Predicted 3D model of RNase P RNA and transfer RNA as a complex of 457 nucleotides. It holds a member of the Rfam family "Bacterial RNase P class A". Rfam classes the family as a ribozyme. The prediction has a mean pLDDT of 75.
[in-house]
RNA sequence: GCAGAUGGCUGGAUGAUCGCCGCCCGCUUUUAGGCGGGGGGAGGAAAGUCCGGGCUCCACGGAAAUACGAUGCCGGUUAAUGGCCGGCGGGGGCGACCCCAGGGAAAGUGCCACAGAAAGCAAACCGCCCGGUACGCCGGGUAAGGGUGAAAGGGUGCGGUAAGAGCGCACCGCGCCGCUGGCAACAGGGGCGGCAUGGUAAACCCCAUCGGGAGCAAAACCAAAUAGGGAUGGCCGGCGCAGGGAUUUCCCGUGCGCGAGCUGGUUUUCCGGGCCGCCGUCCGGGUUGGUUGCUUGAGAUGUCUGGCAACAGGCAUUCUAGAUGAAUGAUCAUCCCCUUGUUAAAAGGGACAGAACCCGGCUUACAGGCCAUCUGCCUUA
RNA sequence: GCCGCCAUAGCUCAGCUGGUAGAGCAGUUGAUUUGUAAUCAUCAGGUCCCGAGUUCGAUUCUUGGUGGCGGCACCA
Numbered sequence: 001g002c003a004g005a006u007g008g009c010u011g012g013a014u015g016a017u018c019g020c021c022g023c024c025c026g027c028u029u030u031u032a033g034g035c036g037g038g039g040g041g042a043g044g045a046a047a048g049u050c051c052g053g054g055c056u057c058c059a060c061g062g063a064a065a066u067a068c069g070a071u072g073c074c075g076g077u078u079a080a081u082g083g084c085c086g087g088c089g090g091g092g093g094c095g096a097c098c099c100c101a102g103g104g105a106a107a108g109u110g111c112c113a114c115a116g117a118a119a120g121c122a123a124a125c126c127g128c129c130c131g132g133u134a135c136g137c138c139g140g141g142u143a144a145g146g147g148u149g150a151a152a153g154g155g156u157g158c159g160g161u162a163a164g165a166g167c168g169c170a171c172c173g174c175g176c177c178g179c180u181g182g183c184a185a186c187a188g189g190g191g192c193g194g195c196a197u198g199g200u201a202a203a204c205c206c207c208a209u210c211g212g213g214a215g216c217a218a219a220a221c222c223a224a225a226u227a228g229g230g231a232u233g234g235c236c237g238g239c240g241c242a243g244g245g246a247u248u249u250c251c252c253g254u255g256c257g258c259g260a261g262c263u264g265g266u267u268u269u270c271c272g273g274g275c276c277g278c279c280g281u282c283c284g285g286g287u288u289g290g291u292u293g294c295u296u297g298a299g300a301u302g303u304c305u306g307g308c309a310a311c312a313g314g315c316a317u318u319c320u321a322g323a324u325g326a327a328u329g330a331u332c333a334u335c336c337c338c339u340u341g342u343u344a345a346a347a348g349g350g351a352c353a354g355a356a357c358c359c360g361g362c363u364u365a366c367a368g369g370c371c372a373u374c375u376g377c378c379u380u381a
Numbered sequence: 382g383c384c385g386c387c388a389u390a391g392c393u394c395a396g397c398u399g400g401u402a403g404a405g406c407a408g409u410u411g412a413u414u415u416g417u418a419a420u421c422a423u424c425a426g427g428u429c430c431c432g433a434g435u436u437c438g439a440u441u442c443u444u445g446g447u448g449g450c451g452g453c454a455c456c457a
Base pairs, nucleotide, nucleotide: 001377002376003375004374005373006372007371008370009369010368012335013334014333015332016331017330018329020041021040023038024037025036026035027034028033043352047363048362050361051360052359053358054357055215056214057213058212068211069210070209071208072207073087074086075085076084077083088102089100090099091098092097103206104205108204109203110200111199112198125146126145127142128141129140130139131138132137154172155171156170157169158168159167173195174193175192176191177190179188180187181186219292220291221290222289229283230282231281232280233279234278235277238258239257240256241255242254243252244251245250261275262274263273285456286455287454299318300317301316302315303314304313305312306311336350337349338348339347340346382453383452384451385450386449387448388447391406392405393404394403400437408424410422411421412420430446431445432444433443434442
């Protein structure tokens, strides 16, 4: 210098003028409001809503199990996770480094199209070898060779044989049993076994672990308006006293006592229908207002300590949008960056995208710029 | 904002325990008819929304994106 790898940062700046949405202060006004001043006002992804939590309501004795769903090497981290960190194994790259839904296929079931002789308790199409032969072929042996296929029941070599074959041996692979190291995944080495066990679990399934459901349009309160309506399902549906919790309305895993709806038919049991109350579902009707939840939180910044790291802890400082048909903008000037241009002048452009209860992650989109560490090649000293 | 569903021929839909995808209507050509319609025969038409993965093999299974559709407020 060229080509790369990994991690991180940034996401135009300043000023003026005119606006927009909240908050605070002052003056004025009976109120509504008006005037003036001050201060604040989008992101690294606010996105997709894919995971995990907080919070709220509903359900529910606790717990466990079944079903269903999710996850899946080992160890750690965290409020929690399917996230992250470190390691192991496998694969790719000359390398820095990258990728892996990475448990179980000797628990069971299913599937493996076409081609091929044979596709799962294997199989003889061609070939090879032996025997017979009326030379057309027939019987037997054989998985070393050919051919088909994604896949053909260990691989290479030597021996062996009629030809062959784990038939025998060496090495590799595989299985079983010890040993050593490691918390573990696993690694290394030893002995035994002649090979049994094809692939597929992002097919059913088995094993282990985790998970109650819904979501701020949750939920609570105030106000207004309407036909306090209709259909349908469920309910021993009620009353009183005591106790506990909470800021109020109110609520309850509590205790005690009383009672066991009304009407009609029926001797009663029982049966059928209607009315009232409470809780749902559907249809129909009304409103389209306000308040709380609503932003101080697993918060941010700096620094120190522990840890390889994710992360944890200590100290100091700091408060940083809270709208609701939904604000956060526009114009101008001077600079910055990119493109065109020999230079200057000039012109054009500056990405992806925008909070909506709040956090931690992941994923996806993104013009350009910057920093750090490392790798390979070339050149020079 | 939150929750759910769908995407296959020009249109409406099948096909899903994975093996190269069909039906009806519409369209082409021919027959029939004096001609048209109907009818009969025939033919064409597919990025199975897009990318990646699992698998020998994906419309189907998994995952990321794109587009479309539906539901959710309060009162009595």